Predicted 3D model of a 1497-nucleotide RNA (small-subunit ribosomal RNA) from an uncultured prokaryote. The RNAcentral record of the sequence draws on ENA. Its mean pLDDT, the model's own confidence on a scale to 100, is 84.
């Protein structure tokens, strides 16, 4: 301390994820040992059983029971009965104390509940402590017992008798309460002990009244600490007073009678949710979340009321009632309350033992032993947690087997193993054995007390006695490496990779994404990494997240300035003096419980853990003191704010009136066929006279030019003139006022267009409608009509992309340069121009600012202060309440659900029905074809056993194929072969081969028999056969694994780098820019300077010349020679052949031009501006083609997907398309004569001449391995015929005769000749090629090849044009721009309806709950009140009765029911509204380019 995710990449916004730590957890896998902790979070659901509060005989009676002791009677005793007394114990009672404490567990509670500091002269405190005073006398009951009665039980009744530390009642009054006081009222108890004859006296527990004290409550007040305004008004005991009761006490706490008050935007009243704190968790901290165990309080004890008792309770294991449950019951009637400790069910992911002891601590009770304690103290379950410890150390390389990988060599698990030599912790057996215990009891010394050597108390001594844990910690000794290791991960984030299965399948996955045959991302294996008895997961909380921003955040364009303003609370607020101390500092005191944390120590071997000190606990109260600032409170200035006086400016606002142009109507004239309207046309107007043009007239809107990034206004807005009211700025002057001042939450007011009410008004123009068009459609754009409106009054309404997308109000900070109003110099006659200054309004910049775009004195710079708004997208500015409107609506404002992104800015491409520039047979101008025909070829489709396979928009189809009758051939049918047809190596056999021969077949094949070669010859090699293993074959698949190659953009001018500069980057610059070019070719000019790869040269061919050298070529001169002929002799001159050079460079010359680059133009010249043509393809597109050319990675087959063969297919034909030939004729066609080529081939082969045939052809066979031999160039020319026709074109298809070639020409070849003689009269929309020796046309040649479906291809020469204004327009390319929501790159995106499917959700007649308010009916229990005629020991008493008192009965409250009615909440529902989400549904094409009607509000 951060990192991943939006993009082609970048920078920012910005959400989502992820690594950290934690938990009373839970769930998977696996689990050895111990120490501390720690364990019902959910059903405050319901509980079976056992235990948890008892105790005191020294407060009482009285009873049982044993045991002592001493008495009777029996009996000799033993012993047994019977009564007594004391002692001991003990059930049950009556008495006292406790039971209100401990322990449990958070439903209720947003409260003085709790924290936290303070009052409490407004109080209460048993049981302890101090201190002062008493503790006399007397009474009547009554429970137990016992008797009788009811009842199933639980229990009750009546009668009799009996005690006290129960109860009473009298005295005394130290004191206490009441009272100004006289004066009145008020207490109480013995127990058990010692001494003593007795009376006493005396110790201790107690008892009584006071006063203090300690402890613990009660109360009341200040500040604190949830969430929601879609909860905005709350209250009638409600806020106060006076009286009264009531309490321990203040108090509306209750009541009665006055008075209207109280409480709230500092959120009251509602809802919700919640036990508060110390603490705990995280984080640097601030803060956030939480409040298990520990501690402190609070609430509550089945739900609900309610008091009794009592120092304390409205009381967990206590009482009464009402109510749910639930158990017994003899059906009358009764019992219970585990949210005490164990346990049980039940719901749950999910939370233990019906344990031991009271040995310690601790509480009750007792004088005390002692008894009680499920508090506790300990064991035990549970990996829930944290700490330790261990699963063995050292050595050991042939680096072992075996896994696994592998380039087959090796590597790697791994010193790990194995084996040696030690250890001996925990475990486990065996012995030994703790502390935690100090009191109690009893004796006996001393001190003290006292009248006492009795008792008590204090300190010693001695002696007895007590341990649940636990035979447990520990401590010795045996044995023996023996018993002890998993879990999750390995694509990035995130340490850790390979192999194999899978094959968008089965899976994974926290994000991002993996998986469609080579998956490090899915299963599995090896290895690796990380943690370790634990390791993942899943859930929560903080943190990362400065991602609610106090510390520490933003609002032009990413989410976010309210449309403007006026002003109310409120926040802030010039100078100066002086006083106060409220806020602020400083010191001092109390408290801030302990326990956590933190620092330093101790004690458990250590640590977890315990534990002592300190430090801290940042708060709170309260005293003193400072007094700069801040705030009060008093006074004072004039720089803020304002008033006042001059002036001028302006579509500022309202009202009233006045104009002229223009549209259109009417009415008259004139005049005559269109006239309006598109793209183009209709509809529509017009011969009943329109348009068009004179006049005159009504109307109703809106105000040309001036007019200006010019004015005014707070926004919206405002634009003819005139006049009245009126606002505000502004300059100037320096009197006045003295902070009056800025913002501004509710609130108020204006507030564009459309809209809505009434009531006018309506030329033009115009939602809806209505007609024409377009169009597939057109409910739209275009047209023609037109209605609501637009305009006026008065009224609503209140929104807008109400925008400068930029809140107000100050102050402060470098400049230029407009324009508006102003004022003041300087100058003039007087301006203007200049110079200064204020206010206003623009543009263009500097620091600075910003993610960048851009802002930049009009700030988005540098500050103050104040208000408003934001916090992923999307659902949604929606819903559902509320307000406000008539209404349409508006304001306010979510949430399930859903994505992992939405967006901002700039960058590079790519696109555009965007713009500039430019090329290109692009187009245009032109020849001349394709599409029509008919045939050849190819391919699609159809068909078959099979019609093998590949190419598929240019860039596939006369393409691989430069030769499918077999073969080729891979496709099918049959027929065979398995080491194979072919290559290598091993064993093996045997000396057989192969050749040749028979036998079957269709052939391969199979059977038969037969049977080498060489040499240093018992044997060896070499070839071969047989079996067997490797293994060979595979035109099987993958061109989306791959080399190589190859189309194609494209022969387009581009494509990059280095250094430098520029920008936070991607990126830019160079490479844009003027200019030229075919060219990113040049040149100038420039933050760029260089450079490489493309252009271009450089190679070849061809156009001229020259040299050189002439055979087979050539033949001009010489000479020979033939029917003729380079034939010969020679010649080297010319053609030609070759080989070397030469030429061409804008080099000359004029013109334009930056006098550059270049362009035009001449000149010379064979050729002139890359003369003509090839070769030759940049980075780089298309996952373009090809595994069937060869190569090759992987995956298939192996008696077959291999190989051999016959025979068939690839030629199969209803049809569609591409590419060609031949025609459709007279520029022709037939028929004769005649001229001239060039490339190239030729030995199983080219084949003359002569012969045969009409012809293909045959026969023969000179000569030629070639400038030597071989072959008619044809169109053209010349002459003739045809005479416009389906012909003397056209030849297809068919008959029939032949020829070749070959093993063979049926399926299925080429020729010939005879005969026939189809369709076709120049070809729709469309469409192709080519700019010169091209196109057009005419032959030849030649690969391939036996032979040929070639008309195809590739050369070769002959004849030989047209035509190009030019770049608007289609195609394509290029370079600058521009705009984008594309970047798979427009063959992009992308929106809505509909339909299915799912999910969540509004609304809905109604159903069903919870919850809470209002009336009202009924009303237990229980307190008070009142009454008590009926009852009744104490006390008084004249004995009559009274005081006192209880039971009944009435009255107020009131729990719980019930009635009715409101509110708020939820659940569910026919049906219905929208929204989301879903590879490959419908319709359309709305949006992004000018998106094809610019878009948005």
């Nucleotide at each position: 301390a951060g990192a991943g995710u939006u993009u082609g990449a970048u920078c920012c916004u910005g959400g989502c994820u992820c690594a950290g730590a934690a938990c009373g957890a839970a769930c998977g896998c696996u689990g050895g040992c111990g120490g501390c902790g720690u364990g019902g979070a959910u059903a405050a659901g319901a509980c079976a059983u056992g235990c948890a509060a008892g105790u005191c005989g020294a407060a009482c009676g009285g009873g049982a029971a044993a045991c002592a002791c001493g008495a009777g009677u029996a009996g000799c005793a033993a012993u047994a009965c019977u009564g007594g007394u004391u002692g001991c114990u003990c059930g049950a009672g009556u008495g006292g104390c406790g039971a209100a404490c401990g322990g449990g567990u958070g439903a209720g509670u947003a409260a003085c509940a709790c924290g936290u500091g303070a009052g409490u002269a407004a109080c209460c405190u048993g049981c302890c402590c101090u201190g002062a005073a008493g503790u006399g006398g007397g009474a009547g009951a009554u429970a137990g017992c016992c008797c009788g009665a009811g009842g199933a039980a639980a229990c009750u009744c009546g009668g009799a008798u009996u005690a006290a530390u129960a109860u009473c009642c009298c005295a005394u009054g130290u004191g206490a309460u009441c009272g100004u006081a006289a004066g009145a009222u008020u207490a109480a108890a013995g127990g058990c002990g010692g001494c003593g004859c007795a009376a006493g006296c005396u110790g201790u527990c107690g008892c009584u009244u006071c006063a203090g004290g300690a402890u613990g409550g009660g109360c009341u007040c200040g500040c604190g600490g949830c969430c929601u305004a879609u909860c905005a008004g709350c209250u009638a005991g409600u806020u106060g007073g006076u009286g009264a009761g009531g309490u321990a006490a203040c108090g509306g706490c209750u009541c009665a009678c006055c008075a209207a008050g109280g409480c709230u935007u500092c959120g009251a009243c509602g809802g919700g949710u919640a036990g508060c704190u110390g603490g705990u968790c995280u984080g640097a901290g601030a803060g956030g979340a939480u409040g298990a165990u520990c501690a402190g309080u609070c609430a509550c004890a089945c739900u609900g009321g309610a008091a009794c008792u009592g120092a304390g309770a409205c009381a967990c294991g206590g009482u009464c009632c009402a109510g749910a449950c639930a158990c017994c019951u003899a059906c009358g009637g009764g019992u219970g309350g585990c949210a005490g400790c164990a346990g049980u069910c039940g719901a749950g992911a999910a939370u233990c033992a019906u344990u031991c002891g009271c040995a310690a601590u601790g509480g009750g009770g007792g004088a005390a032993a002692c008894c009680c304690u499920g508090a506790c103290g300990g064991u035990g379950c549970g990996a829930c947690g944290c700490c330790g410890c261990g699963u063995g150390g050292a050595g050991g390389a042939u680096g072992a087997c075996g896994g696994c990988c592998c380039u087959a060599g090796g590597g790697u698990u791994g010193u790990a193993a194995a084996c040696u030599c030690c250890u001996g912790u925990c475990a486990u057996c065996a012995g030994a054995g703790a502390g935690u215990a100090a009191a109690g009891c009893u004796u006996u010394g001393c001190g003290a007390u006292u009248a006492a050597u009795a008792c008590c108390c204090g300190u010693g001594g001695g002696g007895u006695u007590u341990g649940a844990u636990a035979g447990u910690a520990u401590c010795u000794g045996a044995a023996g490496a023996g018993g002890a290791a998993g879990g999750g991960a390995c694509g990035g984030c995130u340490a850790a990779c390979u192999u194999c299965g899978u094959g968008c399948c089965a899976g994974c996955a926290g994000c991002c994404g993996c998986g469609g045959u080579a998956a490090u991302a899915c299963g599995a294996a090896g290895g690796u990494c990380c943690c370790a008895a634990g390791c993942g997961u899943u859930g929560u909380u903080c943190g990362g997240a400065a991602u609610u921003a106090c510390u520490g955040g933003g609002c032009g364009u990413a989410a976010a300035g309210a449309g403007u303003g006026c002003g109310u609370a409120g926040g802030c607020g010039g100078c100066u003096a002086g006083g106060u101390a409220a806020g602020u500092c400083a010191g001092a005191u109390g408290u801030g419980a302990a326990a956590u944390c933190c620092c330093g120590g101790g004690g458990c071997u250590c640590a977890a853990c315990c534990u002592c000190g300190g430090a801290a606990c940042u708060g709170c109260a309260u005293c003193c003191g400072a007094u700069a600032c801040u705030a009060c409170c008093u006074g004072g200035c004039u720089a803020g704010a304002g008033u006042a006086g001059u002036g001028g400016a302006g579509g500022g606002g309202c009202a009233u009136c006045u104009g002229g142009a223009a549209u259109u109507c009417u009415c008259g004239g004139u005049g005559u066929a269109g006239c309006a309207g598109u793209g183009a046309a209709a509809u529509g107007c017009g011969u009943a006279g329109a348009u068009a043009u004179c006049g005159a007239g009504a109307g109703g809107a809106a105000c040309a030019c001036u007019a200006g990034u010019g004015g005014c206004g707070a926004a919206g807005g405002c634009g003819a003139g005139a006049u009245g009211c009126u606002g505000g700025a502004c300059a100037c002057u320096u009197a006045c006022u003295g902070a009056c001042g800025c913002u501004g939450a509710g609130g108020c007011a204006c507030g564009a267009a459309g809209g809505c009410c009434a009531g006018g008004g309506u030329a033009g123009c115009g939602a809806a409608a209505g007609g024409g068009a377009u169009u597939a459609g057109a409910u739209a754009c275009c047209c023609c009509u037109g209605u609501a409106g637009u305009c006026c009054u008065g009224g609503c309404a209140g929104u807008a992309a109400a925008c400068g997308g930029u809140g107000c109000a100050c102050g402060c900070u470098u400049g230029g340069u407009g324009u508006g109003g102003g004022a003041g110099g300087a100058u003039u006659c007087g301006a203007c121009c200049c110079c200064u200054u204020c206010c206003g309004u623009g543009c263009c910049g500097g620091a600075g600012c910003u993610a960048a775009c851009g802002c930049g004195u009009u700030a988005a710079g540098c500050g103050u202060g104040c208000c408003g708004c934001c916090u992923g997208g999307g659902g949604a500015g929606u819903a559902c309440g509320g307000c406000c409107g008539c209404a349409a609506g508006g304001c306010u404002a979510a949430a399930a659900c859903u994505c992992a992104a939405a967006g901002a800015a700039a960058u590079u491409g790519a696109c555009g029905g965007g713009g500039a520039c430019c090329c290109g047979c692009a187009c245009a101008a032109g020849c001349g074809g394709u599409g029509g025909a008919g045939u050849a070829u190819g391919u699609g489709g159809c068909u078959u056993a099979a019609u093998u396979c590949g190419a598929u928009g240019c860039a596939a189809c006369g393409c691989g194929a430069a030769g499918a009758a077999c073969c080729u051939u891979a496709c099918c049918u049959g027929g065979g072969c398995u080491u194979g047809a072919c290559a290598u190596g091993c064993a093996u056999c045997c000396c057989u081969a192969a050749a040749g021969c028979g036998g079957u077949g269709a052939a391969a094949g199979c059977c038969g028999g037969g049977a080498g070669c060489u040499c240093u010859u018992u044997g060896a090699g070499c070839a071969g056969u047989u079996u067997g293993c490797a293994c060979a074959g595979g035109u099987g698949c993958u061109g989306c694994a791959u080399g190589g190659c190859u189309g194609u953009c494209g022969u387009c001018a581009g494509c990059u780098c280095g250094u430098g500069u520029c920008g936070u980057g991607a990126g830019a610059u160079g490479u844009u820019g003027g200019g030229u070019u075919a060219a990113g070719u040049c040149c100038c000019g420039c933050a760029a300077c260089g450079a490489g790869c493309g252009c271009a040269a450089c190679c070849c061919c061809u156009g001229u010349g020259a040299u050189u050298a002439g055979u087979u070529a050539c033949c001009a001169g010489c000479g020979a020679g033939u029917a003729a002929a380079g034939u010969c002799g020679g010649g080297g001159a010319c053609u030609c052949u070759a080989u070397u050079c030469a030429g061409a460079c804008u080099g000359c010359c004029c013109a334009g031009a930056u006098c550059a680059a270049c362009u035009g133009g001449g000149a010379g010249g064979a050729a002139g501006g890359u003369g003509g043509g090839g070769a030759c393809g940049a980075c780089g597109u298309c996952a373009a083609g090809u595994c069937a050319g060869u190569a090759u990675g992987g995956c298939c087959c192996u008696u077959a997907c291999g190989c051999c063969u016959a025979g068939g297919g690839c030629u199969g034909c209803a049809c569609a398309c591409g590419u060609a030939c031949u025609a459709c004729a007279a520029u022709g066609c037939c028929c004769a004569g005649c001229a001239u080529a060039a490339u190239g081939a030729g030995a199983c082969c080219c084949a003359a001449g002569a012969c045969c045939g009409c012809g293909a052809g045959g026969u023969g066979g000179a000569g030629g391995a070639a400038a030597u031999c071989u072959g008619c160039a044809a169109a053209a020319c010349u002459g003739g015929g045809c005479c416009c026709a389906g012909u003397u074109c056209g030849g297809a298809u068919u008959g029939g005769a032949g020829g070749c070639u070959g093993c063979a020409a049926c399926u299925c070849g080429c020729c010939u000749c005879c005969a026939u003689g189809a369709a076709g009269u120049c070809g729709g929309a469309a469409u192709c090629g080519c700019u010169a020796g091209u196109a057009a046309u005419g032959g030849c040649a030649c690969a391939u090849c036996a032979g040929c479906a070639a008309c195809g291809g590739u050369g070769c020469c002959g004849u030989g044009a047209a035509u190009a204004c030019g770049u608007u327009c289609c195609c394509g390319g290029g370079u600058c721009u521009u705009g984008u929501a594309c970047a798979c790159a427009c063959c992009g995106c992308c929106c809505g309806u509909c339909a299915c499917a799912u999910c969540a959700u509004g609304g809905a007649a109604g159903c069903c709950g919870g919850u809470c308010g209002c009336a009202c009916c009924c009303g237990a229990a229980g307190u008070g009140c009142a009454u008590g005629c009926g009852c009744u020991a104490a006390c008084u008493u004249u004995c009559g009765a009274g005081a006192a008192g209880c039971a009944g009965u009435g009255c107020c409250c009131u729990a719980a029911g019930g009635u009715g009615u409101a509110g708020c909440u939820g659940g569910u529902a026919a049906c219905u509204g929208g929204g989301a989400u879903g590879a490959a549904g419908u319709c359309g094409u709305a949006a992004c380019a000018a998106g094809g009607u610019a878009g948005c509000c």